Model confidence (mean pLDDT): 88 of 100. This is a predicted structure of a 265-nucleotide part of an RNA (large-subunit ribosomal RNA, domain VI) from a marine eukaryotic metagenome. Rfam family: Bacterial large subunit ribosomal RNA. Gene Ontology terms of the family: ribosome and structural constituent of ribosome. The full RNA is in RNAcentral, with records from MGnify.
[in-house]
Context: one part of a larger RNA
């Protein structure tokens, strides 16, 4: 801005892109073949490579605003405890999230028209011929099928719901003005994302934070107290401490609003 009123929400596929791989074993069967030697079509059965695409339940990797150890040095008057910087100082572990080395899948089977080849029925040219007329079977190969886009497919589709036919100006054609479904801006924000789009909320609220609970993760904080001459070591203690997980809960913060948006050949 089309899309012959305006919205919402579901779609259908015109068209177009993806995908299509192979391999080894088993058993059919040491069976048809073949003197042997060696050795099958067909059918059924397991397993694996390499690609893809999805996700993180397991295995791990990261994980610099989680926990812990530890060295040197400043500083917190000093001991105790900490904090500051040396690559996050180093070093052991790790939630979320994103990952592959991890985990599930996936080519398949099927139809349809064929290609080489191989038929049927068969003239011309009493014969023969797969061909001239008819007609069959046959490939990872094409065309569907299976996966994604997809009505600017202007050929602009369909469905379902939801809003009405107002004012004024004009002969009309039309214009102009509040408005209705609805939709923008604002605003808290996302397993969404460079903007932008896209989704989820805005008090008739759990959308973010905070607080509380449980998961997890670190490994048993401070103080005390008992023990040792001391370093230390035991009790309190599976303690203290915790970012993104789940779940609950209006403290806090989404406030009040403001604009556009139909009138139907």
């Nucleotide at each position: 801005c089309g899309c012959a009123g305006g919205a919402a929400g579901u779609u259908u596929g015109a068209g177009g892109a993806g995908g299509g791989c192979u391999c080894u074993c088993c058993u059919u069967a040491g069976u048809a073949c073949g003197a042997g030697a060696g050795g099958a079509c067909c059918g059924g059965g397991a397993g694996g490579g390499a690609c893809a695409g999805a996700c993180c339940u397991c295995u791990g990797g990261u994980g610099u605003a989680c926990c812990g150890g530890u060295u040197g040095u400043u500083c917190u008057g000093c001991c105790u405890g900490g904090a500051g910087c040396a690559a996050c100082g180093c070093c052991g572990g790790g939630u979320a999230g994103c990952u592959a080395u991890g985990u599930c899948u996936g080519g398949u089977u099927c139809g349809g028209a064929u290609a080489a080849g191989c038929g049927c029925u068969g003239a011309a040219a009493g014969c023969a011929u797969a061909u001239a007329a008819g007609u069959g079977c046959g490939a990872a190969g094409c065309c569907g099928g299976c996966u994604c886009c997809a009505a600017g497919a202007u050929g602009a589709g369909a469905c379902u719901u939801c809003c009405c036919a107002u004012a004024c100006c004009g002969c009309a054609a039309g214009g102009u003005a509040g408005u209705a479904a609805g939709g923008c801006c604002g605003c808290a924000g996302g397993g969404a994302g460079a903007c932008u789009a896209c989704c989820u909320g805005c008090u008739u609220g759990a959308u973010a934070g905070g607080c509380c609970g449980c998961a997890a993760g670190u490994g048993u904080a401070a103080g005390u107290c008992c023990u040792g001459u001391a370093a230390g070591g035991g009790a309190u203690u599976c303690a203290g401490c915790u970012g993104a997980g789940c779940g609950g809960u209006a403290c806090u913060a989404a406030u009040c609003g403001g604009c556009c948006g139909a009138g139907g050949g």